[in-house]
């Protein structure tokens, strides 16, 4: 330099172009003599910028980062 793959809550993982969900972790409450366990609730996320569309995590263009391959 070229080619391919990937980037979603703190972590892991879903989501026909149509309300961004689940698990664990966190926080609050219940229970408990305390802790743990259990139960209930709660907060938190689409890598940046443009475009297409009534509507984009998803499609297109262009950056950034990571991985692999070729030279």
């Nucleotide at each position: 330099u070229c080619c391919g793959g990937g980037g979603u809550c703190g972590u892991c993982u879903a989501a026909c172009g149509g309300u961004a969900g689940g698990a664990c972790a966190g926080c609050u409450g219940a229970c408990u003599u305390u802790g743990g366990a259990u139960c209930a609730g709660u907060a938190g996320g689409u890598u940046g910028g443009g475009g297409u569309u009534c509507g984009a995590a998803u499609c297109c263009c262009u950056g950034c980062c990571c991985c692999g391959g070729a030279a």
This is a predicted structure of a 71-nucleotide RNA (transfer RNA) from a Chloroflexia bacterium. The source organism's lineage runs through Bacteria, Bacillati, Chloroflexota and Chloroflexia. Its Rfam family is "tRNA". Rfam classes the family as a transfer RNA. RNAcentral holds the sequence, with entries from ENA and MGnify.